A computed fold for a 466-nucleotide part of an RNA from an uncultured bacterium, annotated as small-subunit ribosomal RNA, 3' major domain. It matches the Rfam family "Bacterial small subunit ribosomal RNA". The RNAcentral record of the full RNA draws on ENA and SILVA.
[in-house]
Context: one part of a larger RNA
């Protein structure tokens, strides 16, 4: 120089107060340890592993175990030779395969004799393959500290030197923001603007939107809205404080006020931090196996232990009815599916409309009415029996979903703990992606819609100066 201090001083964050809802007690989904198992594939490991990779393990994926097979290979390139590119299909197997039928010859060139290109069989070795190790041999890609405000550099000085200075030091900022002072002057990488969103408007441009005329069909673009450019906000003005500064507070106008909300955006660097199982590589190893192909099985065991969700214990409440109440974002052709029909229902049939501002998916909590009266109940819905429906060769190990029955723990949850400061929490539901099927995760959307902040004494974390 830097780090640390149960040294000091200022600063600041849902860090504590304050408030609001949980989790830790049940039940059940998911990950995770363990234990078991032929296998329960592999990584992840305080914060920053554990609904994490996995935006979706019946088969496939699949890397894992047992059983049968294969040995220039499932893929590539190169060489011989042969040949019938390909298409239907029988038979034996659990399937890979293995043995045979049937049909057909195409595309360039041509001295019709071939030759090439592509494919398939078959031999030969050079090679193919390796989700095998090593993330402590790397690239790249990410976490994190932290959106913290900080981290240098050039020339100067200063000091023998390491290094100092600058970056300290009054002030002020969300911020090394900025303003003044100084052996400093200046300059990069960060901040902060530029960028998308979203609030207010103006012009343009009106179909599939809209409706001041109309049943309708037209006709019209003023509104809704759509989408391109433009305006707005800058401490711009007032007053007050302040060192005449930078700025603070307060008001005005105004849709919006002091970074208006919300994103992308991640300085030098830190954890030999993760990943050789996205990928790509170096070295090491396997080469009739640790390559490859198949079928079942496992990845879905369970005596327990923890994370992390869902659902609840119920009257701010369950049921039941009424009223076509009201939404945003989004997705649709091997799709999305409407009105009318069946069927309690999941769903079946059936097919207008739509490659979609055109036509489908498409709300619930909320409101009005009755009912139920405090009880393990008309709370709660695990567990099961019995019947059905879907996707899909196949749903027994192991899918969702419906109908009937059955109706378990639970009565608000100890020490401890967690998000969250505004359209936030809490609530309520849509929609997506993956997806034949399969969400209590994920991402996103909007509909209801709050309490609290005296403060900075303490906890944890950070930044400066000493």
């Nucleotide at each position: 120089u830097g780090a640390c201090g149960g040294g000091g001083g200022c600063c600041c964050g849902c860090a504590c107060a304050a408030g609001c809802a949980g989790u830790g007690g049940a039940g059940u989904a998911u990950g995770u340890g363990g234990u078991u198992u032929a296998a329960u594939u592999c990584g992840a490991a305080g914060c920053a592993a554990c609904g994490c990779g996995a935006a979706g393990a019946a088969c496939c994926u699949u890397a894992c175990c047992a059983g049968g097979u294969c040995u220039u290979g499932a893929c590539a390139u190169c060489c011989c030779a042969a040949g019938g590119a390909g298409a239907u299909u029988g038979a034996a197997g659990a399937g890979a395969u293995u043995c045979g039928a049937u049909u057909g010859u195409g595309c360039c060139c041509u001295u019709c004799g071939g030759g090439g290109a592509a494919c398939u069989u078959g031999g030969a070795g050079a090679c193919a393959g390796g989700u095998g190790g090593u993330g402590c041999a790397u690239g790249g890609u990410u976490g994190u500290c932290g959106u913290c405000a900080g981290c240098u550099c050039g020339u100067g000085u200063c000091g023998u030197g390491a290094g100092a200075u600058g970056u300290u030091g009054g002030g002020u900022u969300a911020a090394g923001u900025c303003c003044c002072g100084c052996a400093a002057c200046g300059a990069g990488c960060g901040c902060a603007a530029c960028c998308c969103u979203u609030a207010c408007u103006g012009a343009u441009a009106g179909u599939u939107g809209c409706u001041a005329c109309g049943c309708a069909a037209g006709a019209g673009c003023a509104c809704u809205c759509u989408a391109u450019c433009g305006g707005g906000a800058c401490u711009g003005c007032c007053g007050u404080u302040g060192a005449c500064a930078a700025a603070a507070c307060g008001g005005a106008g105004g849709a919006a006020g002091g970074u208006g909300g919300g994103g992308a955006u991640g300085a030098c660097g830190u954890c030999a931090a993760a990943u050789c199982a996205u990928c790509a590589u170096g070295c090491c190893c396997c080469u009739u196996a640790u390559g490859a192909c198949c079928u079942g099985g496992g990845c879905u065991a369970c005596a327990c232990a923890c994370g992390u969700a869902c659902u609840a214990c119920a009257a701010u409440g369950g049921c039941c009815g009424u009223a076509a109440a009201c939404a945003g974002a989004g997705g649709g052709a091997a799709g999305c599916a409407a009105u009318a029909c069946c069927g309690c229902g999941a769903g079946g049939a059936g097919g207008a409309g739509c490659a979609a501002a055109c036509c489908c998916c498409c709300a619930a909590a909320a409101a009005c009415g009755g009912u139920c009266u405090c009880a393990g109940u008309u709370c709660g819905g695990a567990u099961u029996g019995c019947a059905g429906g879907c996707u899909g060769a196949a749903a027994c190990c192991c899918g969702c979903c419906u109908g009937u029955a059955u109706g378990a723990a639970g009565c608000u949850g100890g020490a401890a703990u967690u998000g969250c400061u505004a359209g936030u929490a809490a609530u309520c539901g849509c929609a997506g992606a993956u997806c034949a099927g399969c969400a209590u995760g994920c991402u996103g959307c909007g509909g209801u819609g709050a309490a609290u902040a005296c403060g900075u004494u303490c906890c944890c974390g950070g930044g400066c100066c000493u």